Predicted 3D model of a 73-nucleotide RNA (transfer RNA) from Artemisia annua. The coordinates come from a structure-prediction model, not an experiment, and the mean pLDDT is 83. Its Rfam family is "tRNA". The family's RNA type in Rfam is transfer RNA.
RNA sequence: CCGACCAUAGCUCAGUUGGAAGAGCGGGGGACUGUAGAUCCCCAGGUUAUCGGUUUGAAUCCGGUUGGUCGGA
Repeated sequence: CCGACCAUAGCUCAGUUGGAAGAGCGGGGGACUGUAGAUCCCCAGGUUAUCGGUUUGAAUCCGGUUGGUCGGA
């Protein structure tokens, strides 16, 4: 320098024929228990890396930028 892939909750990750965001773990509260653990219920937590474009509507499609991984020269 060139190419491919990735970036979503505190962490690990789902979410592809575009209809508006979820799980597990972790955190808070409650039930249960003599206490704790286990189990069960509820809750909080997100500018979907970022900037722009397309669209009635974008995590999802297109382009730029940034960061990471891998490959090539």
Description:
The organism belongs to Artemisia, within Eukaryota.